[in-house]
RNA sequence: GCGCCCGUAGUGAAACGGAUAUCACGGAAGCCUCCGAAGCUUCAAGUACAGGUUCGAUUCCUGUCGGGCGCG
Numbered sequence: 001g002c003g004c005c006c007g008u009a010g011u012g013a014a015a016c017g018g019a020u021a022u023c024a025c026g027g028a029a030g031c032c033u034c035c036g037a038a039g040c041u042u043c044a045a046g047u048a049c050a051g052g053u054u055c056g057a058u059u060c061c062u063g064u065c066g067g068g069c070g071c072g
Base pairs, nucleotide, nucleotide: 001071002070003069004068005067006066007065010025011024012023013022018055027043028042029041030040031039048064049063050062051061052060
């Protein structure tokens, strides 16, 4: 330099172009308990960035950035 894949809560992952973006772990508060642990309830937190297509984009297209793999 070229090609392919990936980028979504703090972490790891889901999400036929259409519902309020879901789950687990983690975090906070409460319940429970003599105190904890466990359990139960609730809450906070996210689509890498910029454009485009579309009535509607996490999803499709283009560019940029970052990561991985391969080729030279």
Predicted 3D model of a 72-nucleotide RNA (transfer RNA) from an Elusimicrobiales bacterium.
The coordinates come from a structure-prediction model, not an experiment, and the mean pLDDT is 84.